The RNA shown here (transfer RNA) has 74 nucleotides and comes from Parcubacteria group bacterium Athens0714_16. The source organism's lineage runs through Bacteria and Bacteria candidate phyla. Rfam family: tRNA. From the family's description: Transfer RNA (tRNA) molecules are approximately 80 nucleotides in length.

RNA sequence: GCGCGUGUAGCUCAGGUGGUUAGAGCGCAGUCCUGAUAAGACUGAGGUCCCAGGUUCGAGUCCUGGCACGCGCA
Repeated sequence: GCGCGUGUAGCUCAGGUGGUUAGAGCGCAGUCCUGAUAAGACUGAGGUCCCAGGUUCGAGUCCUGGCACGCGCA
C1' cells in the first nucleotide's frame, strides 16, 4: 500500500428484512435484610450507538469518506 472484519453504558456484548422506548450480564449508587459484612431481593443513575456527510417520512441498522484496532496479502 491492497483486501476483509470490528467499533453500541465503566467492562464484556446483543440489537431479524430500516419502524420510534436503545437493551442484557458484570460493575457502580441507594433501600431492604444482618450485630456487622458477604450472599440474596428491590430500585436507580450511567449512551451524541467511533467521527463527518448522504439516502429516507424514519438510520445503531443502508451508502460514501475518514479515524482507531485486529487478521490476511504484498